RNA sequence: GAAGUUGGCCAGGCAGCCGCCGCUCGUGGCGUUCCCGUAACGUCGCGGGGGGAGGAAAGUCCGGGCUCCAUAGGGCAGGAUGCCGGCUAACGGCCGGGCGCUAUAAGUCGCAAGACCCAAGGCGACAGACAGUGCAACAGAGAAUAGACCGCCUAAGUUCAGUUCGCUGAAACGGUAAGGGUGAAACGGCGGGGUAAGAGCCCACCGCAUGACUGGCAACAGUUCAUGGCACGGCAAACCUCAUCUGGAGCAAGACCAAAUAGGGACGCAUGGGCGUGGCCCGCGCUGCGUCCGGGUAGGUUGCUUGAGCCCAGUGGUAACGCUGGGCCUAGAGGAAUGGCUGCCUGGGUCCCGCAAGGGACUGACACAGAACCCGGCUUAUCGGCCGACUUCGCAC
Numbered sequence: 001g002a003a004g005u006u007g008g009c010c011a012g013g014c015a016g017c018c019g020c021c022g023c024u025c026g027u028g029g030c031g032u033u034c035c036c037g038u039a040a041c042g043u044c045g046c047g048g049g050g051g052g053a054g055g056a057a058a059g060u061c062c063g064g065g066c067u068c069c070a071u072a073g074g075g076c077a078g079g080a081u082g083c084c085g086g087c088u089a090a091c092g093g094c095c096g097g098g099c100g101c102u103a104u105a106a107g108u109c110g111c112a113a114g115a116c117c118c119a120a121g122g123c124g125a126c127a128g129a130c131a132g133u134g135c136a137a138c139a140g141a142g143a144a145u146a147g148a149c150c151g152c153c154u155a156a157g158u159u160c161a162g163u164u165c166g167c168u169g170a171a172a173c174g175g176u177a178a179g180g181g182u183g184a185a186a187c188g189g190c191g192g193g194g195u196a197a198g199a200g201c202c203c204a205c206c207g208c209a210u211g212a213c214u215g216g217c218a219a220c221a222g223u224u225c226a227u228g229g230c231a232c233g234g235c236a237a238a239c240c241u242c243a244u245c246u247g248g249a250g251c252a253a254g255a256c257c258a259a260a261u262a263g264g265g266a267c268g269c270a271u272g273g274g275c276g277u278g279g280c281c282c283g284c285g286c287u288g289c290g291u292c293c294g295g296g297u298a299g300g301u302u303g304c305u306u307g308a309g310c311c312c313a314g315u316g317g318u319a320a321c322g323c324u325g326g327g328c329c330u331a332g333a334g335g336a337a338u339g340g341c342u343g344c345c346u347g348g349g350u351c352c353c354g355c356a357a358g359g360g361a362c363u364g365a366c367a368c369a370g371a372a373c374c375c376g377g378c379u380u381a382u383c384g385g386c387c388g389a390c391u392u393c394g395c396a397c
Base pairs, nucleotide, nucleotide: 001393002392003391004390005389006388007387008386009385010384012345013344014343015342016341017340018339020052021051023049024048025047026046027045028044029043030042031041032040033039054368058379059378061377062376063375064374065373066250067249068248069247078246079245080244081243082242083097084096085095086094087093098126099124100123101122102121107116108115109114127241128240132239133238134235135234149180150179151176152175153174158171159170160169161168162167188206189205191203192202193201207230208228209227210226211225212224213222214221215220254302255301256300257299264293265292266291267290268289269288273287274286275285276284277283309328310327311326312325313324314323315322316321347366348363349362350361351360352359353358
């Protein structure tokens, strides 16, 4: 310098005019407290100051704070998670590591097609398939203590034919899992020996399994050693088993104040009328008036934004993250404001000229998007721009 991969950050700027929503200070009118003033509170104005969306505010998919409920301790059911270690308030998140799968460049071989080897990277519900049950479409002869369709063989036994009775030839209803074919998957691979033909039947190498040893906290690994002819195929995002976690509902949670009307309770008054009970009277119940009380509704206040907070520096750690010090306060409103116009400038876009570098014209911010109790994540959407890291290759020293 080129190519590739990957991570982080930003999400137009300046100025003018007019608005919108909270907060705060001053001031004016009105109302209430308590007759006035002062003061306080409420309300309606005016003026000043200061603040006012995001990286995802989104989906509401996980985890937590907070609140209430029967205080939530144990168990069952249900649900979630699932290689190892760490981080964290917690997590299904993040960081680091292990193992497996995989892409492209480069490289090697090759005339080529292509094959091999495969960087940084990407992906993995990545516990258990000798606890049990189950499943495997289509194709195929056969799909799990497998299977003779084609092929191969005819030693022994068998059948048929021949026979000089020694045997010879043919064959499958016999042997054979080397070869072909089917399939996602066919019960180790390759070479040699062996055999009638074959076969871990035997042997070397490779693979595999088990044990030991070594390294590692561990997952796991190994130019190691020994043993075993190989047995134990796949699916648990099938039931299931094991381990760990898990009470429910959510700010419309919850707390406080509290009308009018209706209804409830207590006391007092009237005890006269009406109704009911009853044959009648007394009595009792309902109905009346006044005062007080309590619950709930409307409405208001609160919860509400100072928090696992943000920024900077130092420091421990590979990192996630932790610790120490300093600084800062940054929307809290009710279906809900955060906007509109203009000017200048950039970014981008479209078009034209040019081999290119570049120049010109138009457009004039133009992506996704909008807080609603608050945080940590994940996922999804996103015009563009900036910065870094890693790998491979080329050149120079």

RNAcentral holds the sequence, with entries from ENA. A computed fold for a 397-nucleotide RNA from a Rhodocyclaceae bacterium, annotated as Bacterial RNase P class A. Lineage of the source: Bacteria > Pseudomonadati > Pseudomonadota > Betaproteobacteria > Rhodocyclaceae. Its Rfam family is "Bacterial RNase P class A". Its family is annotated with tRNA processing, dimeric ribonuclease P complex and ribonuclease P activity in the Gene Ontology. Rfam classes the family as a ribozyme.